[in-house]
RNA sequence: GUCCGGAUGGUGUAGUCGGUUAUCAUAUCUGUCUUACACACAGAAGGUCCCCGGUUCGAUCCCGGGUCCGGACA
Numbered sequence: 001g002u003c004c005g006g007a008u009g010g011u012g013u014a015g016u017c018g019g020u021u022a023u024c025a026u027a028u029c030u031g032u033c034u035u036a037c038a039c040a041c042a043g044a045a046g047g048u049c050c051c052c053g054g055u056u057c058g059a060u061c062c063c064g065g066g067u068c069c070g071g072a073c074a
Stems, first nucleotide, its partner, number of pairs: 001073007010026003019057001028044005050066005
């Protein structure tokens, strides 16, 4: 330099051939339990879905460009 894949709560992830309230696990907080802690159970909070633009009535999803990460080739 060329090509391919990826970016979604703190962390790891699912997802939608475009449509109401974005999924689960873990972590965190609260309650029950315990002398207490842990476990377990119940609940809660936490997301500009990487950025900019375009298409569309409507974009996390489609298109273009960019940034970063990983891989292949040279």